This is a predicted structure of a 485-nucleotide part of an RNA (small-subunit ribosomal RNA, 3' major domain) from a metagenome. The full RNA is in RNAcentral, with records from SILVA. The coordinates come from a structure-prediction model, not an experiment, and the mean pLDDT is 82.

Context: one part of a larger RNA
RNA sequence: UGACGGGGGCUCACACAAGCGGUGGAGCAUGUGGUUCAAUUCGAAGCAACGCGAAGAACCUUACCCGGGUUUGAAAUCCACGGAUGGGUCCGAUGAAAGUUGGAUACCCUGCCCGCAAGGGUGAAACGUGGACAGGUGUUGCAUGGCUGUCGUCAGCUCGUGUCGUGAGAUGUCGGGUUAAGUCCCUCAACGAGCGAAACCCUUGUCUCUAGUUGCCAACGGUUCGGCCGGGGACUCUAGAGAGACUGCCGUUGUGAAAACGGAGGAAGGUGGGGAUGACGUCAAGUCAUCAUGGCCUUUAUGUCCGGGGCUACACACGUGCUACAAUGGACGGUACAAAGGGAUGCGAAGUCGCGAGGCCAAGCAAAACUCAGAAAGCCGUCCCCAGUUCAGAUUGGAGGCUGCAACCCGCCUCCAUGAAGAUGGAAUCGCUAGUAAUCGCGGAUCAGCUACGCCGCGGUGAAUAUGUUCCUGGGCCUUGUACA
Numbered sequence: 001u002g003a004c005g006g007g008g009g010c011u012c013a014c015a016c017a018a019g020c021g022g023u024g025g026a027g028c029a030u031g032u033g034g035u036u037c038a039a040u041u042c043g044a045a046g047c048a049a050c051g052c053g054a055a056g057a058a059c060c061u062u063a064c065c066c067g068g069g070u071u072u073g074a075a076a077u078c079c080a081c082g083g084a085u086g087g088g089u090c091c092g093a094u095g096a097a098a099g100u101u102g103g104a105u106a107c108c109c110u111g112c113c114c115g116c117a118a119g120g121g122u123g124a125a126a127c128g129u130g131g132a133c134a135g136g137u138g139u140u141g142c143a144u145g146g147c148u149g150u151c152g153u154c155a156g157c158u159c160g161u162g163u164c165g166u167g168a169g170a171u172g173u174c175g176g177g178u179u180a181a182g183u184c185c186c187u188c189a190a191c192g193a194g195c196g197a198a199a200c201c202c203u204u205g206u207c208u209c210u211a212g213u214u215g216c217c218a219a220c221g222g223u224u225c226g227g228c229c230g231g232g233g234a235c236u237c238u239a240g241a242g243a244g245a246c247u248g249c250c251g252u253u254g255u256g257a258a259a260a261c262g263g264a265g266g267a268a269g270g271u272g273g274g275g276a277u278g279a280c281g282u283c284a285a286g287u288c289a290u291c292a293u294g295g296c297c298u299u300u301a302u303g304u305c306c307g308g309g310g311c312u313a314c315a316c317a318c319g320u321g322c323u324a325c326a327a328u329g330g331a332c333g334g335u336a337c338a339a340a341g342g343g344a345u346g347c348g349a350a351g352u353c354g355c356g357a358g359g360c361c362a363a364g365c366a367a368a369a370c371u372c373a374g375a376a377a378g379c380c381g382u383c384c385c386c387a388g389u390u391c392a393g394a395u396u397g398g399a400g401g402c403u404g405c406a407a408c409c410c411g412c413c414u415c416c417a418u419g420a421a422g423a424u425g426g427a428a429u430c431g432c433u434a435g436u437a438a439u440c441g442c443g444g445a446u447c448a449g450c451u452a453c454g455c456c457g458c459g460g461u462g463a464a465u466a467u468g469u470u471c472c473u474g475g476g477c478c479u480u481g482u483a484c485a
Base pairs, nucleotide, nucleotide: 001485002484003482004481005480007479008478009477010476011475012474013473015469016468019432020431021430022429023428026323027322028321029320030319031318032317033316034314035313042053043052064309065308066307067306068305069304070303073133077132078131079130080129081128082127086109087108088107089104090103091102092101093100094099111122112121113120114119135298136297138296139295140294144292145291146287147286148285149283151281156195157194158193159192160191161190162171163170164169175186176185177184201275202274203273204272206243207242208241209240210239211238212237216232217231220230221229222228246269249263250262251261252260253259325425329384330383331382332381333380334379335378341372342371343370346365347364351360352359353358391422396417397416398415399414400413401412402411438461439460440459441458442457443456444455
């Protein structure tokens, strides 16, 4: 100087408390451990691994296993030699395919020079042989770059000059106030400065201006009653430019300070809400399997091509989720209101067939125009009457649909039948402070299809509680002890 303490003081955080909803029990989905297996490819390991890499494992992917091929190689660069070929197309043999092997070619493509042509020369591309080399998801993340997680959006981490100290170092950065903040004020052997905090950026909340189609419709006219038409720019909206919030104003408190509290005005008030943004560093944290890369290893294999299998196994254990156990519910009928997105190998209306998944036909739309598209919870009625039920839907049988070369291993969906466990879950444990939790549906990426209940977004409905900081957990500042570094 740090680190640590079941030392002290101050202080912060859904850290506790106060509340609301879960997990832990059931079934299923998914990841992991374990076990099994020819293989169940590899990585991730307390928080910070475990719906994680994977935003799509039937083949492919694929890295694993078995089997069949291949060896200058699937792809790259170069050299030597070869011969005039080589490629396309067609026909075989063999094979699971990859490949191996045989034949036809009148037709098509095939550089440059000489030549009318025949032909000759040369050699680019290609082909063959040989040689340099390629290749490796082989190893080392404890050799590395890059990227990332975490403490933590915590308020810290430092420097120059000066001063003090033999020195390590200290001071500044401490103290008194204050703040979300090393934020600001005051004092002070310090005076300044940098990286962080804040601001600048995006978005949302109010208003003004500009603009008016594909959006909108107040007044006027028409109308098939549909902004449909004429028309209009007022309004909504769209999207560009501005305004607006600064403790600016008033009062009180405060050191004539910083600031705090209350109030006015205001759409918004003291950082308005949300996001992006992550200091010096810590964990030899993670990644050699995104990529790059040193060393090592491999070179008829640890490379490479193909067929099939596996990554989907199942006594069991754990994590994360979904669906329930019902009446604030279930079923049936009627009826209302979103936002944000996607669409050309695409989205696919209307019509029609089918109980349905879906099929047929096909309009429109590179989309404020057409379409996916029915929002759902909600509201209005009717039935059920507390029961393993008109709850719940696992499992299984049957019949179908779709994608795809192909759904046996191993896809999703529909209909009929079946109708398991489950009656609110022990010890323990998680999330959340407001348009939040809870609850309801909608969209997107990946993608032929999908194991999505995952992930990332969008809006609808919309709470309860916070007396407080004694305790638990983690963090910050000052101080104290130390046989630790």